[in-house]
RNA sequence: UAAGCAGACCGCCUUAUCGCUCUAUUUAUAGAGAGGAAAGUCCGGACACCACAGAGAAGCAUAGCGGCUAACAGCCGCCAAUAUCAUUUUUGGUAUUAGGACAAGUGCAGCAGAAAGAAUGUACAGGUAAUGCUGUAGUGAAACCAGGUAAACUCUAUGCGGUGCAAUGUCAUGUAAACCAAUGUUUGAGGGUGCUCGCCCGAUGUUGGAGGGUAGGCAGCUAGAGGUUUUUGGCAACAAAAACCCCAGAUAAAUGAUAAGGGCCUUUUAGGUACAGAAUCCGGCUUAUAGGUCUGCUUUUUUU
Repeated sequence: UAAGCAGACCGCCUUAUCGCUCUAUUUAUAGAGAGGAAAGUCCGGACACCACAGAGAAGCAUAGCGGCUAACAGCCGCCAAUAUCAUUUUUGGUAUUAGGACAAGUGCAGCAGAAAGAAUGUACAGGUAAUGCUGUAGUGAAACCAGGUAAACUCUAUGCGGUGCAAUGUCAUGUAAACCAAUGUUUGAGGGUGCUCGCCCGAUGUUGGAGGGUAGGCAGCUAGAGGUUUUUGGCAACAAAAACCCCAGAUAAAUGAUAAGGGCCUUUUAGGUACAGAAUCCGGCUUAUAGGUCUGCUUUUUUU
């Protein structure tokens, strides 16, 4: 210097004009206004309601040891096994792990082989009253031994109640507490809680029919397991303390359009500029991502 691998980070910029959403006030000005994944909705929580959630059955998830955390299937550290590379030959580096149990039961096993588990026991040799009773050979990854297999059923241990902000609360407007049929009123119709119980609600009831009305507002809603910096503890994940900061909150849904200039790329009078866009919030995982920066390792070339 170039290439590859791994990890971390950034992820177009500036100005003007015209608009949109929110906040503040002096009401026409000022301030703020998408992401690293806002995505997939795959895990875990917060929060809300159903009995602040109970018993049972079923089902689901997890699986070495220790730690972190609000919690987790996530993260960190260590051990073991396997694969691969190197090597001083028994150590080191890297990667992966679906890493409890086959000595409860059931199932499954290509080729070769007599036989792959109800031994329908091959060849040779030995042995017995008798018997694969014993040894050797041969096939195979494995041949009777408590065989192998649980990204097979299953068993063990641990954990898990359900529904999701269209939760839920509240204000306002309007209507038919009418009509028809069925059924029921404590001897309980019907409804809620996934199932069975249990519990709760329940009479101007419930179900069906034919109809009438509403189609709005507010709260929840963003100050939070919040950010940034520093220090301390810890191998690390992470935790604690101090100082400073406030960083979208819309509802058919704002965060845009136009013009000029700059950066980068290309096939250079020009064209392009990745993946993609909040919808209650947060911690993870996974997937998509042009281009660029930094660190470490390996290899190659050149120079000293």